[in-house]
Context: one part of a larger RNA
RNA sequence: CGCAUACGGUGGAUGCCUUGGCAGUCAGAGGCGAUGAAAGACGUUGUAGCCUGCGAUAAGCUCCGGGGAGUCGGCAAACAGACUUUGAUCCGGAGAUCUCUGAAUGGGGGAACCCAGCCAGCAUAAGCUGGUUAUUACACACUGAAUACAUAGGUGUGUAAGGCGAACCAGGGGAACUGAAACAUCUAAGUACCCUGAGGAAAAGAAAUCAACCGAGAUUCCCUUAGUAGUGGCGAGCGAACGGGGACUAGCCCUUAAGUUGAUUUGAGAGUAGUGGAACGCUCUGGAAAGUGCGGCCGUAGUGGGUGAUAGCCCUGUACACGAAACUCUCUUAUCAAUGAAAUCGAGUAGGACGGAGCACGAGAAACUUUGUCUGAAUAUGGGGGGACCAUCCUCCAAGGCUAAAUACUACUGACUGACCGAUAGUGAACUAGUACCGUGAGGGAAAGGCGAAAAGAACCCCGGAGAGGGGAGUGAAAUAGAUCCUGAAACCGUAUGCGU
Numbered sequence: 001c002g003c004a005u006a007c008g009g010u011g012g013a014u015g016c017c018u019u020g021g022c023a024g025u026c027a028g029a030g031g032c033g034a035u036g037a038a039a040g041a042c043g044u045u046g047u048a049g050c051c052u053g054c055g056a057u058a059a060g061c062u063c064c065g066g067g068g069a070g071u072c073g074g075c076a077a078a079c080a081g082a083c084u085u086u087g088a089u090c091c092g093g094a095g096a097u098c099u100c101u102g103a104a105u106g107g108g109g110g111a112a113c114c115c116a117g118c119c120a121g122c123a124u125a126a127g128c129u130g131g132u133u134a135u136u137a138c139a140c141a142c143u144g145a146a147u148a149c150a151u152a153g154g155u156g157u158g159u160a161a162g163g164c165g166a167a168c169c170a171g172g173g174g175a176a177c178u179g180a181a182a183c184a185u186c187u188a189a190g191u192a193c194c195c196u197g198a199g200g201a202a203a204a205g206a207a208a209u210c211a212a213c214c215g216a217g218a219u220u221c222c223c224u225u226a227g228u229a230g231u232g233g234c235g236a237g238c239g240a241a242c243g244g245g246g247a248c249u250a251g252c253c254c255u256u257a258a259g260u261u262g263a264u265u266u267g268a269g270a271g272u273a274g275u276g277g278a279a280c281g282c283u284c285u286g287g288a289a290a291g292u293g294c295g296g297c298c299g300u301a302g303u304g305g306g307u308g309a310u311a312g313c314c315c316u317g318u319a320c321a322c323g324a325a326a327c328u329c330u331c332u333u334a335u336c337a338a339u340g341a342a343a344u345c346g347a348g349u350a351g352g353a354c355g356g357a358g359c360a361c362g363a364g365a366a367a368c369u370u371u372g373u374c375u376g377a378a379u380a381u382g383g384g385g386g387g388a389c390c391a392u393c394c395u396c397c398a399a400g401g402c403u404a405a406a407u408a409c410u411a412c413u414g415a416c417u418g419a420c421c422g423a424u425a426g427u428g429a430a431c432u433a434g435u436a437c438c439g440u441g442a443g444g445g446a447a448a449g450g451c452g453a454a455a456a457g458a459a460c461c462c463c464g465g466a467g468a469g470g471g472g473a474g475u476g477a478a479a480u481a482g483a484u485c486c487u488g489a490a491a492c493c494g495u496a497u498g499c500g501u
Stems, first nucleotide, its partner, number of pairs: 001500009015486001016450002020421002022418007029410002031164002039101003042055003046079001049075003061095006070083003106115003116133007135161009168199001169197005179186001183233001209216002220247005230238002251402003254346001259339006267331006274322003280295003284291001296313002298302001304316003351375008361387001382397005437444002457485001460472004
C1' cells in the first nucleotide's frame, strides 16, 4: 500500500412526518378613497431585537351582546408588578382615539421633512390649543377692462371629481419576431403593449332582421351545421351563415312611460359571536393501549383532528335541534324623492363620387356596415333589404332612447374535495422571504423544516484555561434520542485483526 471483516468519524441520501403550497367544487363578496384609501415611516409592552396588534387614549379606550376561570399576543422562559365570579383574558357588533408620509389638497420639498396666512379660545412675556386656507369642472351670487351697453377677467359660496385595486368588459391607438421552408400582398394579429372609461358584471338588445313564396320573430352564451360554403402570391393559411338542438326569457318609451336607483317603513329569511348534543369496561403485552383476548353499548352521530402505538362509545367534534342587544344583506308591504329626459318619429340624413376600414370575403361580378373629402333625396301615394344590376314578389321601417336573466373573471371570505407535492418536491418563500445578499438604477434574488410522549434539556463529581470538549452520575422505553439532537446510504478519512506484497 492492497483485499477482507469488525468498529468508528465525516456526510446528509433514503424512509416516515407536515405547520406550507398547488388545483378545484359550492356559496358569499365583488370594491376602498378628501368622513383622507392602498402602501408605508416613526413610535407604542416594566425589560434589547424581530413579527403581530395598536397610534401620544398607542399588544390598547367606551357601550352592547356571547362566554365562564383564569389572564397580562408570538419567537420566549424567568423575574417584577398587576387584573379577575362586583365576571377578567377571549369572541362578535357598534362607537371613540387614530403621530407623520402618501391622490396629499395652505406653500415648499431630496416621501415620512421645512416654512406659513386667516379665524376663535386661552395666556398675555415668548406662546399654546382648535378650526380653516390645493386644483379643476359645474351652479349661483357679487364685481368688472380695452369699450357706451356688454364680454373677457376677478372674487366668494355650494356640489362633485382626483388616487389605489388581481382578472373579467367596452372604446381609442397598435407592433415585431414568426409562418409562407427566401420575401414584398398575406400570416403572426387587431395578438402583445399603451391610453381612456365603466360595472359587479360589461357589451349587445326589441328588426329599415332573417327566410324563401313555407315561414320565423330582441339580445347574449353553448352544441351542431363545418373545417362545409367561401376566401386566399387560390401559396402559407383564414374561415362563416341559413337551419337544427339547448341555457335563459321581457318588454318598452319620446302625449311624463316600462322600468331603474336611493331613503324611511311592514313582515320573512340569512350572515356577523355562540348553545345543547348518544354510547365502555376488564384482561394481556408494553415506557405508554387506542393494539390482543373477553363481554357490552350508541348511531338522523362509523366526516375529521387529538390523546404516550391503530379509539364510533377519552377529548374536540360530527348528525340533528336551538340562538342575537347591535350591525349588515336578500326578498317583501307602503310612502317619498331622484333618474329615465333627447325633443316634437328622427336631413347635411339615406344615397352618390374618390380614398380607407369592418364584415370569414385580400377590389374581386362585391352586395351590406362605417366614414376623411366633395356632394346630396323622398316623406308612408314614401323608403330600406332580399350578395353586381333590372323587373315581379316577399319582408321590414334607418337617421332618438331605456332594458333584467342565461355569459366572462376571482385580488378577497367561508365550507369542502383531490389515483396533486411532501422540504433539490410543492409558491421564489413550510423557517426573520420578496428577507439576507447583488446592482447607481430598472431589476435580480437565495440557502435554511424534524430531540423526546413529556424538558423529565443532564443536579452533583472528575480532567481542563472560572474554556472548548469529554468521562462518571442522574433523567428517559431509548442518550450511538444530548440540543451540529428521528432514520443516518454513498463518496471520503480512520482504528483493530487476518492475509498478500
Large-subunit ribosomal RNA, domain I from Pseudomonas cuatrocienegasensis, 501 nucleotides, folded computationally. Model confidence (mean pLDDT): 85 of 100. NCBI's taxonomy places the organism under Bacteria, Pseudomonadati, Gammaproteobacteria, Pseudomonadaceae, Pseudomonas. It matches the Rfam family "Bacterial large subunit ribosomal RNA".